[in-house]
RNA sequence: CGAUGUUCUCAGGGCGGGGUGAAAGUCCCCACCGGCGGUAAGGUCCUAGAGGGCCAAGCCCGCGAGCGCCUUCCUCCGCAAAGGGGAAGGGUCAGCAGAUUCGGUGCAACUCCGAAGCCGACGGUCAAAGUCCGGAUGAAAGAGAACGGUC
Numbered sequence: 001c002g003a004u005g006u007u008c009u010c011a012g013g014g015c016g017g018g019g020u021g022a023a024a025g026u027c028c029c030c031a032c033c034g035g036c037g038g039u040a041a042g043g044u045c046c047u048a049g050a051g052g053g054c055c056a057a058g059c060c061c062g063c064g065a066g067c068g069c070c071u072u073c074c075u076c077c078g079c080a081a082a083g084g085g086g087a088a089g090g091g092u093c094a095g096c097a098g099a100u101u102c103g104g105u106g107c108a109a110c111u112c113c114g115a116a117g118c119c120g121a122c123g124g125u126c127a128a129a130g131u132c133c134g135g136a137u138g139a140a141a142g143a144g145a146a147c148g149g150u151c
Stems, first nucleotide, its partner, number of pairs: 002151003005147006016030004031131002033120002035063004042055005058118002066096002068093001069090008100116005122134003
């Protein structure tokens, strides 16, 4: 230094203005926001140099919560099956899971530069929500710290 173990800590941003209306932070016009790991020709710092550190993609490759699905159990209804409600478990179940093109430079770019686009769980609501409220003082991709032995 790398692998591995235990414990602890941390781990999501955003509706401002106008319009319509009885009613909209939900519709319409303008606006605003972008989790985690990887990749990197950009940026920055160190170095005499070779080289190295740090930062850099919402829409490139993956991951996460949520919904769904599957299993088990409880419960309601029912002759039964089917069905309704609830709890727990299962990420190698994959279904929703979403979204990018054009131009430029260049040996090389879906990552740089320029432009124009596009996307965003579930439940709730005087009216349809990425931005409000709720599950959530939750869970978690992961990040960091401390300690310990072994390889």